SAM riboswitch aptamer (S box leader) from a soil metagenome, 134 nucleotides, folded computationally.
RNA sequence: CUCAUCAAGAGGGGCAGAGGGAACGGCCCAAUGAAGCCCCGGCAACCACUGCGAUGACUCGCUCCUGAACCUUGCGAGGCCGCCGCAGCAGGUGCCAAUUCCGUCCCGGCGCAACCCCGUCCGGGAAAGAUGAG
Numbered sequence: 001c002u003c004a005u006c007a008a009g010a011g012g013g014g015c016a017g018a019g020g021g022a023a024c025g026g027c028c029c030a031a032u033g034a035a036g037c038c039c040c041g042g043c044a045a046c047c048a049c050u051g052c053g054a055u056g057a058c059u060c061g062c063u064c065c066u067g068a069a070c071c072u073u074g075c076g077a078g079g080c081c082g083c084c085g086c087a088g089c090a091g092g093u094g095c096c097a098a099u100u101c102c103g104u105c106c107c108g109g110c111g112c113a114a115c116c117c118c119g120u121c122c123g124g125g126a127a128a129g130a131u132g133a134g
Stems, first nucleotide, its partner, number of pairs: 001134006011040005019029003023104004041096003046092002049088005055082002058078005100128001105125005110119002
């Protein structure tokens, strides 16, 4: 930088001792013990691996075409390769308060309102971020 996902799921113990939830605002969590480190456990299934299926390329056979071939048409088989789907496993990561905790920028709706502005609200998209793969 690109792609995919982000409303589900899953916590105990020990050390330690005041912060943490990315930033900002809000709102929360925290001495009934935050961050961090260690141990054990769990969740999930991105990648890897295994099996099955479908499909494209490819290969082979038959067929159509031809005087005969090549090409072309159609059918069948194979399953080394690519892609997709399903299932399994748990090796590499990841994760285990709150939707990525909510908002932030844009659009639409709704409310207010002559219009603009505005917002306790609803929906969609974006940005930013997180994780994985390349």
Background:
The RNAcentral record of the sequence draws on MGnify. Its mean pLDDT, the model's own confidence on a scale to 100, is 80. Rfam family: SAM riboswitch aptamer (S box leader). Rfam describes the family as follows. The SAM riboswitch is found upstream of a number of genes which code for proteins involved in methionine or cysteine biosynthesis in Gram-positive bacteria.